The RNA shown here (transfer RNA) has 73 nucleotides and comes from Trichonephila clavipes. The organism belongs to Trichonephila, within Eukaryota. Its Rfam family is "tRNA". By type it is a transfer RNA. Gene Ontology term of the family: triplet codon-amino acid adaptor activity. The coordinates come from a structure-prediction model, not an experiment, and the mean pLDDT is 81.
This record gives sequence, C1' cells and structure tokens, in this order.
RNA sequence: GACUCUGUAGCGCAGUGGAUAGCGCGUUGGACUUCUAAUCCAAAGGUCGUGGGUUCGAAUUUCACCAGAGACG
Repeated sequence: GACUCUGUAGCGCAGUGGAUAGCGCGUUGGACUUCUAAUCCAAAGGUCGUGGGUUCGAAUUUCACCAGAGACG
C1' cells in the first nucleotide's frame, strides 16, 4: 500500500429495516439464614466506535474516518 473481519451495559455476547435495544455473568437493594454462601425478587447501568447519506422509519443499508485482529505484498 490494497483486502477481509470485528466495534452494542463493567465483562462476554444476541439482535439481517418497524416503534420501549435484550441475554448471561457481574454490581446495588431486599427476602431467606445465627452469619456467610447458595437460592428467590427487584433495580441501576447503553448518546449501539465517530460523522454524513439513503429511508416514513437505521444497531441493521451505504460512504468516509477512528481503534483492534487476520492474511497478502
């Protein structure tokens, strides 16, 4: 230099155009327990990497850029 893949909650991931973005673990509060663990209930936590375009509507499509990984030279 040209190419491919990835980027979504603290961590690991799902979500292939439709209205409120979910799951597991973790965190916090409560129940239970003599206490802890386990179990159960609830809650908080997201400008979906950034900025444009397409569309009535974008996490999803498209372009550029940023970051990471891979393979080629």